Predicted 3D model of a 351-nucleotide part of an RNA (small-subunit ribosomal RNA, central domain) from Xestospongia muta. Lineage of the source: Eukaryota > Metazoa > Porifera > Heteroscleromorpha > Xestospongia.

[in-house]
Context: one part of a larger RNA
RNA sequence: CUGGGCGUAAAGCGUGUGUAGGCGGUCACAUAAGUCGAGUGUGAAAUGGCUUGGCUCAACCAAGCAACUGCGCUCGAUACUGUAUGGCUUGAGUACGGAAGAGGAAAGUGGAAUGUAAGGUGUAGCGGUGAAAUGCGUAGAUAUCUUAUAGAACACCUAUGGCGAAGGCAGCUUUCUGGUCCGAUACUGACGCUGAGUACACGAAAGCUUGGGGAGCGAACGGGAUUAGAUACCCCGGUAGUCCAAGCCGUAAACGAUGGGUACUAAGUGUAGGGGGUAUUGAUUCCUCCUGUGCUGUAGCUAACGCAUUAAGUACCCCGCCUGGGGAGUACGGCCACAAGGUUAAAACUC
Numbered sequence: 001c002u003g004g005g006c007g008u009a010a011a012g013c014g015u016g017u018g019u020a021g022g023c024g025g026u027c028a029c030a031u032a033a034g035u036c037g038a039g040u041g042u043g044a045a046a047u048g049g050c051u052u053g054g055c056u057c058a059a060c061c062a063a064g065c066a067a068c069u070g071c072g073c074u075c076g077a078u079a080c081u082g083u084a085u086g087g088c089u090u091g092a093g094u095a096c097g098g099a100a101g102a103g104g105a106a107a108g109u110g111g112a113a114u115g116u117a118a119g120g121u122g123u124a125g126c127g128g129u130g131a132a133a134u135g136c137g138u139a140g141a142u143a144u145c146u147u148a149u150a151g152a153a154c155a156c157c158u159a160u161g162g163c164g165a166a167g168g169c170a171g172c173u174u175u176c177u178g179g180u181c182c183g184a185u186a187c188u189g190a191c192g193c194u195g196a197g198u199a200c201a202c203g204a205a206a207g208c209u210u211g212g213g214g215a216g217c218g219a220a221c222g223g224g225a226u227u228a229g230a231u232a233c234c235c236c237g238g239u240a241g242u243c244c245a246a247g248c249c250g251u252a253a254a255c256g257a258u259g260g261g262u263a264c265u266a267a268g269u270g271u272a273g274g275g276g277g278u279a280u281u282g283a284u285u286c287c288u289c290c291u292g293u294g295c296u297g298u299a300g301c302u303a304a305c306g307c308a309u310u311a312a313g314u315a316c317c318c319c320g321c322c323u324g325g326g327g328a329g330u331a332c333g334g335c336c337a338c339a340a341g342g343u344u345a346a347a348a349c350u351c
């Protein structure tokens, strides 16, 4: 390579938009490129195969036949694929009427808690721990009351609840804005799926640059303990950071460790959004359809665990990736980055 694989053994890109490419619903007609059939030309010889023959046999040699599964040309077939034309509506989309939501951005605003400051009351402790000590406190702390101020986060509601492509998103109000679901018609008429290279966009935390901000928490650091030691776990402090604006970085156990799409394949039960029907004066009950999100479970699958209409079942289409462990996600080179570093990515050697 072929093959076989990718939840946990090696293996699904962190996520999306989308170029090339690959694949693609249904009907009619045309064409005949692919496809199929027939004929014909060519497919050197030797080798190899078969049948004979020549050296006493064999090796070896010779003759004939078949084969050379290929390519060209001509004629034909038209189911499928392609191409061209014209239709169709079920895929896809648009319009219309409803609906839910921590989806995103900006501005404003609220209460609790915490810290600090000022003032009142008040006096000797407070704090902390397994026990202590460092620490704070007679310059009046801790506690308690009043007032002011600062920054950050939003208790209850809160839920295998919701929204988002993923990262992620939660006090309340307003403005702007993206997507989704349901319903019934009308319209467009295959407009679809996937998506390499790479392009573009997004992308937790930490980190970086500049300027703000800084309550609490808190890497580093200092001190107190513990201990044989204690560069830790515990305690007292505490800088960067955490927050905001603008710009970088581009990585995570970025996880469902499970790429996307379409179709099909027992049931039961909960929950969220929407619709229809039945019963009812009504709240509501029961039945049912679609979309999402959980649990249990049959067939089937799986090495097992388990998965099981939200598949890891049954199939098809497209992409990515794997190929013994270590060396190594490293070196070198390229590209990217302010840097930190990221990305692409070996070999020797060794077991």
Base pairs, nucleotide, nucleotide: 003323004322005321006320007305008304012319014202015201016200017199021194022193023192025088026087027086028085030083031082033081034080035077036076037075038074039073040072041071042070049065050064051063052062053061054060091191092188093187094186095185096183097182098181099180103177104176105175106174107173108172109171110154114150115149116148117147118146119145120144121143125136126135162169163168207248208247209246210245211244212243216242217241221237222236223235224234259318260317261316262315263314264313267296268295269294270293271292272291273290274289275288276287277286279284300307301306324351325350326349333344334343335342336341